[in-house]
Molecule: THF (Tetrahydrofolate) riboswitch aptamer
Organism: Leuconostoc carnosum
RNA sequence: AACGGGGUAGAUAUCUGCGCGUUAAGUGUGAAGGAAACGGAAUGUGGGCCUUCAACGAAGUAAAUGGUAAAACAUUUAUGCGGUGCGGAUAUCACAUUCACCAAA
Numbered sequence: 001a002a003c004g005g006g007g008u009a010g011a012u013a014u015c016u017g018c019g020c021g022u023u024a025a026g027u028g029u030g031a032a033g034g035a036a037a038c039g040g041a042a043u044g045u046g047g048g049c050c051u052u053c054a055a056c057g058a059a060g061u062a063a064a065u066g067g068u069a070a071a072a073c074a075u076u077u078a079u080g081c082g083g084u085g086c087g088g089a090u091a092u093c094a095c096a097u098u099c100a101c102c103a104a105a
Base pairs, nucleotide, nucleotide: 004102005101010093011092012091013090014089015088016087017086018085019084020082021081022080029054030053031052032051033050034049038046040099041098042097043096044095060079061078062077063076064075065074066073
């Protein structure tokens, strides 16, 4: 030197904090468009993000108080539900090319 190794964005699973929706937003799918970032550096047809459109599509219940002629309805609490939002923890996985870095019998 070769071989080898580390490291990003992010993905998945479990647990958890605070919310949102349950009068259906969100999530997921398809199409079009957009922006700035992403191993230490450069490039990138890669993953992620944002916007618009389209199709599809759902789980509420109980109690208290207010309210009412009785209902409707409102608020709060509890408990569910949503391939729900933003965080936290742990585990597993995780850059193509070139260079750099680590290691080096």